[in-house]
Formats: sequence, structure tokens, C1' cells
RNA sequence: GAGUGCUCACGGGGUCGGUGCAAGUCCGAACCGGCGGUCAUAGUCCGCGAACCUCCCAUCCCGGGAGGCCGAGCAGGUGGAACUCCUGCACCGACGGUGAGAGUCCGGAUGGAAGUGACGCUC
Repeated sequence: GAGUGCUCACGGGGUCGGUGCAAGUCCGAACCGGCGGUCAUAGUCCGCGAACCUCCCAUCCCGGGAGGCCGAGCAGGUGGAACUCCUGCACCGACGGUGAGAGUCCGGAUGGAAGUGACGCUC
């Protein structure tokens, strides 16, 4: 360095004001950004995960597999190289719940997981 494992650890952030009987849901303003990749750093490029839907298997419970679905960026600048940096202006955000509509509240979730690291083994 490559492969591997009934192993171990880690593995998602964010609110104030106004209106109102009532809103962290509306209105205004603010704030947040999982994992791998990349000639140079990414919420908006490429891919992955979670969530959601369908089917199959199993079924006391917990589950396993396949498929589907899967949001959003431009302009200028620097540079050999940036859709990633700098400047400006934009945009996006599962499901269920709720006295009133949710990226930011509560819940499934003390869960799962992309993966990261450690350790063991093999070469």
C1' cells in the first nucleotide's frame, strides 16, 4: 500500500420581531448546510446516504432484498487550473404531528446510515 472482519469508536446544523384568542408554521428580517469525489476548499457540479412510495421474503417482535422517487446558481474577478476561492445578486430543503400552513418546534430517532478512524487477520 491492497484485501478483509459476528470487532470497537465516531458519524447533521439553525429564531427573533410583527399580526392574531392562538403561529419557532403566516408576514418581515435572520440563521443552518450529512458523506465521498474534483488539477484548489462545493447545500446548488458528479455520485452516495437518510426520508418517502411499490413489490418480494420473513414475521411474535426486531427485520432482509429489489426497484422507484430523490431539491436548488448565475454574473464578474484571480489563477496554469475553480460551476468549489473572492465580490455581487439569487435559489433549495423528506415524512407524521400541531389551536394556524414548519429547512429552524415536537415525533419515529437512546434508531438507521453514506462514510471516517482505530484494531485484528491475509498478501

Record summary: The RNA shown here (FMN riboswitch aptamer (RFN element)) has 123 nucleotides and comes from Agrococcus sp. SGAir0287.